[in-house]
RNA sequence: GCGGGUAUGGUUUAAUGGUAGAACAGCUGGUUGCCAAUCAGCUGACGGCGGUUCGAUUCCGCCUACCCGCA
Numbered sequence: 001g002c003g004g005g006u007a008u009g010g011u012u013u014a015a016u017g018g019u020a021g022a023a024c025a026g027c028u029g030g031u032u033g034c035c036a037a038u039c040a041g042c043u044g045a046c047g048g049c050g051g052u053u054c055g056a057u058u059c060c061g062c063c064u065a066c067c068c069g070c071a
Base pairs, nucleotide, nucleotide: 001070002069003068004067005066006065007064010024011023012022013021018054026042027041028040029039030038047063048062049061050060051059
């Protein structure tokens, strides 16, 4: 330099052109004589910029980061 892949809460990870879900973690409360465990609830996310579309996390282009291959 060329080609391909991945990018979603703090972490791990679903999903699909029509509201983004789960687990763990965090916070609040219940339970307990206290802690642990357990139960209920709450907060928090689609890498960035454009395009297509009535509507984009999803489709397209470019960029960024990481991974793989070729040279």